[in-house]
RNA sequence: AGAGUUUGAUCCUGGCUCAGGACGAACGCUGGCGGCGUGCUUAACACAUGCAAGUUGAACGGGGAUAUUGUUUUCGGAUGAUAUCUUAGUAGCGGACGGGGGAGUAACGCGUGAGCAACCUACCUUUGUGAGGGGGACAACAGCUGGAAACGGCUGCUAAUACCGCAUAAGACCACAGCCCUGAGUGGGGCAGUGGUAAAAGAUUUAUCGCACAAAGAUGGGCUCGCGUCCCAUUAGCUAGUUGGUGAGGUAACGGCCCACCAAGGCUUCGAUGGGUAGCCGACCUGAGAGGGUGAUCGGCCACACUGGAACUGAGACACGGUCCAGACUCCUACGGGAGGCAGCAGUGGGGAAUAUUGGGCAAUGGGCGCAAGCCUGACCCAGCAACGCCGCGUGAGGGAAGAAGGUCUUCGGAUUGUAAACCUCUGUCCUUGGGGACGAAAAAAAUGACGGUACCCAAGGAGGAAGCCACGGCUAACUACGUGCCAGCAGCCGCGGUAAUACGUAGGUGGCAAACGUUGUCCGGAAUUACUGGGCGUAAAGGGCGAGUAGGUGGUUUAUUAAGUCAAGAGUGAAACUCCAGGCUCAACUUGGAGACUGCUCUACGAAACUGGUAGACUUGAGUGCAAGAGAGGGAAGUGGAAUUCCUAGUGUAGCGGUGAAAUGCGUAGAUAUUAGGAGGAACACCAGUGGCGAAGGCGACUUCCUGGCUUGUAACUGACACUGAGGCGCGAAAGCGUGGGGAUCAAACAGGAUUAGAUACCCUGGUAGUCCACACCGUAAACGAUGAUAACUCGCUGUCGGGGUAUCGACCCCCUCGGUAGCCAAGCGAAAGCGAUAAGUUAUCCACCUGGGGAGUACGACCGCAAGGUUGAAACUCAAAGGAAUUGACGGGGGCCCGCACAAGCGGAGGAACAUGUGGUUUAAUUCGAUGAUACGCGAGGAACCUUACCCGGGCUCGAACGGUGCAGGAAUAUGGUAGAGAUAUCAUAGCUUCGGGGCUGCUUACAAGGUGCUGCAUGGUUGUCGUCAGCUCGUGCCGUGAGGUGUCGGCUUAAGUGCCAUAACGAGCGCAACCCUUGUCGUUAGUUGCCAUCAAGUAAUGUUGGGGACUCUAGCGAGACUGCCACCGUAAGGUGUGAGGAAGGGGGGGAUGACGUCAAAUCAGCACGGCCCUUACGUCCGGGGCGACACACGUGUUACAAUGGUAGGUACAGAGGGCAGCUACCCAGCGAUGGGAUGCGAAUCUCUAAAACCUAUCUCAGUUCGGAUCGGAGUCUGCAACUCGACUCCGUGAAGUUGGAUUCGCUAGUAAUCGCGGAUCAGCCAUGGCGCGGUGAAUACGCUCCCGGGCCUUGUACACACCGCCCGUCA
Repeated sequence: AGAGUUUGAUCCUGGCUCAGGACGAACGCUGGCGGCGUGCUUAACACAUGCAAGUUGAACGGGGAUAUUGUUUUCGGAUGAUAUCUUAGUAGCGGACGGGGGAGUAACGCGUGAGCAACCUACCUUUGUGAGGGGGACAACAGCUGGAAACGGCUGCUAAUACCGCAUAAGACCACAGCCCUGAGUGGGGCAGUGGUAAAAGAUUUAUCGCACAAAGAUGGGCUCGCGUCCCAUUAGCUAGUUGGUGAGGUAACGGCCCACCAAGGCUUCGAUGGGUAGCCGACCUGAGAGGGUGAUCGGCCACACUGGAACUGAGACACGGUCCAGACUCCUACGGGAGGCAGCAGUGGGGAAUAUUGGGCAAUGGGCGCAAGCCUGACCCAGCAACGCCGCGUGAGGGAAGAAGGUCUUCGGAUUGUAAACCUCUGUCCUUGGGGACGAAAAAAAUGACGGUACCCAAGGAGGAAGCCACGGCUAACUACGUGCCAGCAGCCGCGGUAAUACGUAGGUGGCAAACGUUGUCCGGAAUUACUGGGCGUAAAGGGCGAGUAGGUGGUUUAUUAAGUCAAGAGUGAAACUCCAGGCUCAACUUGGAGACUGCUCUACGAAACUGGUAGACUUGAGUGCAAGAGAGGGAAGUGGAAUUCCUAGUGUAGCGGUGAAAUGCGUAGAUAUUAGGAGGAACACCAGUGGCGAAGGCGACUUCCUGGCUUGUAACUGACACUGAGGCGCGAAAGCGUGGGGAUCAAACAGGAUUAGAUACCCUGGUAGUCCACACCGUAAACGAUGAUAACUCGCUGUCGGGGUAUCGACCCCCUCGGUAGCCAAGCGAAAGCGAUAAGUUAUCCACCUGGGGAGUACGACCGCAAGGUUGAAACUCAAAGGAAUUGACGGGGGCCCGCACAAGCGGAGGAACAUGUGGUUUAAUUCGAUGAUACGCGAGGAACCUUACCCGGGCUCGAACGGUGCAGGAAUAUGGUAGAGAUAUCAUAGCUUCGGGGCUGCUUACAAGGUGCUGCAUGGUUGUCGUCAGCUCGUGCCGUGAGGUGUCGGCUUAAGUGCCAUAACGAGCGCAACCCUUGUCGUUAGUUGCCAUCAAGUAAUGUUGGGGACUCUAGCGAGACUGCCACCGUAAGGUGUGAGGAAGGGGGGGAUGACGUCAAAUCAGCACGGCCCUUACGUCCGGGGCGACACACGUGUUACAAUGGUAGGUACAGAGGGCAGCUACCCAGCGAUGGGAUGCGAAUCUCUAAAACCUAUCUCAGUUCGGAUCGGAGUCUGCAACUCGACUCCGUGAAGUUGGAUUCGCUAGUAAUCGCGGAUCAGCCAUGGCGCGGUGAAUACGCUCCCGGGCCUUGUACACACCGCCCGUCA
């Protein structure tokens, strides 16, 4: 000293929370010793028992005991004297101190400082004086007697330091009156006089101790006053002995303290009165301080003693362990009456989270009594209990690496626990035993110790008996494993936990503190978060709606004076304890002494006089007045005017009008709307009109007149600070609303109807009442806003505008200067920023109002106001960790602008209806294995499920296992063929069966290890992929701007398919993307010429490049050329665009492909592969047979075939490309209607082969469920294959279903494209392929255009969204 937490991120505001310290503490866990302290905070609740205040025989009489000694004696005793001891009573002193708890008290109670000329003070000290002489009683006691008891009653006797007269009177007091001195008033002091009043006590050991009066001191008290002393104004008025006076009383003393009379005062917004709470202080805790909180222990004061009241005694009480009365409670009782008061020390019950022994001693300190000895003392000194606090000590020290064992983790190598332990060498604090042994004790000696045989000292013994608690996600020092799986739990705040939790629980390790450690509670701090020091108020909480003005606060220039504030000096006080320094306990805590401090208050004939204040005077610049001009929707009243709406009357005129997005309600043939004329009535004042004017604000708009407020300019005649602000109070105050009475044209809440809608108590329409208008009276609120209080001063500029003045001019102007308003932009500065910026939100001064997290709530209650509606004032409980301001980047908008895309539109063909194929959902099943699921799953993984595949189900088997590696042991074994059993795997039998003699290989058994898993997690991952999207974007470096997030660059203009380029530019460059480079296709050239080609030449055939030959052409496949807006015209600064331009095979990217930026969707895949973790191990592994993945009421997607004549059927006849081929493709021949079969030939292929169909020609069918369509079914076959039942394809014959162009809706496509026609391969024994991937043949239509739908890009705007509109969020119900 700060930190966490609002956001995607940022800055600010703002609350919440944490880290520190403290405690009379409590709780959890743990616990070795000692010292010093502390210990009912709750029930001022109730108390059993014991103790806590007595003492004096040297005041007194009596009684008793003992000893000695007399007298007497019936020998029991009785009665004297002396001495000692004791004591109920009388008497004295003390029980008013000490001890306790804090109920009450907001008060002269306390603190502090003064005062008493208004007072008292026993015992103590000092001084002075005195003590003469008498008297009468009452206890005790005795007798009688009442009562259960407590306690009495009557009669009689008696003493005193008990009580009462008399004498004396130096002082004292009272009355009268005189002199002197003196003070702040009543007064005070001194001296002398007269009159009056009041005393006493003795005891004794003869040392003394007492007694009375007076004066003084000391001590202790009483009273008065200044200042200070909690919260509430939702407590604003209180007061009748109240305030004062006179007189009397009372008191120690002043005083309404009390009483009689008189007067009507007294207190209060500087907070009276009332309510709540509370003992106050020194101090204690915290804090840098200022402050805030507390009032335990110790000390000072106060009040209290079961509750309430009262007095007595006394020096002192209205009395804790005294009295009386009343009350409640408890106890005793013979029922008639009595007794009691732990908030003394122990202790008990109760309450409570919680607080100790019914201990020892008067040895010390102190107190009471006493001459003293002494007695009493739960005050006190000690001990006991409690880690309750502070302080100190210990639980060992040194060495010791094989870095032991064990534990934990592990990448299996190791790491860590860790010099830690073991082990070796020591030490002895605490501890145990034994021995010694205090100070505290006190004037010369003796005696006297509860603590205590304690502290301390010595010796011996032995590492032996002594460590825990909390934390480890961030804040905050300290990390891993396992378990758990939004469960159990944690949590001070943020927040962890939904299968890899450093946050839960446990373990290991680590960190912190340590006889403790954590938790809880409370206080201060951090919190500048109540801001005096030290905050704010335009938008975060916060400027009163506005004015004039009261109290109050503040106030211009100057002179003199004063000294209240201020400053300085001195004095008194501010108790001790606390702090500091020094000393004493071995240190410390603790304690002793000294010093300082106590920041304060008071006083003084002292001092200073700048500033503030006071007093007196002066001034003019603030303020006001006068004079001369000026502008204006400023206010009030009366009158006048025209346009328009509506209504009425009359005319013309006819079928509609009106209204809306579209309509309808409504009006109209009884004549509307429209139009003309006349009339009525109310309200509002077009144009002028303006970020123009006026007003304090609300507000003010036709014209004229009257009354009236303010403002501005000029001048400088007058006054001379008269000023500013302004709590309360007073006034004004839009609209709506309210009351009474008018008025009522328009408009129009409520209401009615029509529409809209899922509904529509709304928006729209037709009507329509209060109201809107006037007068008077209320209400008193608004986003009453500039969300910005008033006043004054100061601080760059630019540009308008309104009203004046000046200068200048011939002059209305213009220009320039200036005053007052009103606007726009900006410098400095301010501000969180946006912004404000002489009209400040800048820099200052004064005064007022207001704020202190969000919600609850401007609510409730109370009070005031109001006719009411309601207004003003204005909480709390509870709840949240945020709520909020400004700005940033995105995303979004049924916001805007620009642009693109088969996105729409324009077209062509489809899907959705049928049958079938295929995939999916669902259902079913022993199983129908699993995955994919909007676009971006659904002819998808699968480019080929009869077995296998296969992962699923049923059944039968195996367990080092179906494959690989290692050790040991055994084996004429492995292996092959055949037989038997079996569904098969497999088992078993027979035969055959290596060697170089070392053994190899194989099999079986065993065994560390190690296998296997299509089991789970794609939300632990790699890799790969889809999609946005082949969209044009995504970023970086440096610089610059911004407090920052971030911006700029990448924006703007033009252009492009493109962030493509050009221009501009606080940016300059660069990267990933775009484009290009690559492949293919289109043209040409060149090179090469077989298996390809054949123009020319030759040969040959029925025919064919068939052969010789050739390279011309086609073609093949290498290398090149070509296209670049290069040329022309036009437009444009340029980039570029346009053109039926030229040329060219191709023209502005020629066509197609490959190529997919930063990223998004926790998108898909653990079942392609790989891989972390978890799970299974005679099974979730593995082998085999069979079944299933092919089920079938149904729903969806993708396709095929069709519904026919642009067609079907039959016949004839042409033309491809790209690929494949030896367990293969197969010419050709034969058989079969055919699938195909039997022969046979060529070809590992530019050579052989697979190999075209639409088209074209001819014929037929003639619009039909057909010569369309081919499903389904029956029969017969072919082929593949161990095997076609579940479950293959193909062929032939027969059968001949639905379907006649398809609802809402929806898909593809812009040219060699759509459409249509066939062909080929992969996978593959075969094939469920109508799929997928390729190939060529034939070959269109349309695009005006960008309003709309969908998707996307850029700029801009709004946002309370950021999981980002599939967002957020409101209300109701549960």
A computed fold for a 1374-nucleotide RNA from an uncultured bacterium, annotated as small-subunit ribosomal RNA. The coordinates come from a structure-prediction model, not an experiment, and the mean pLDDT is 83.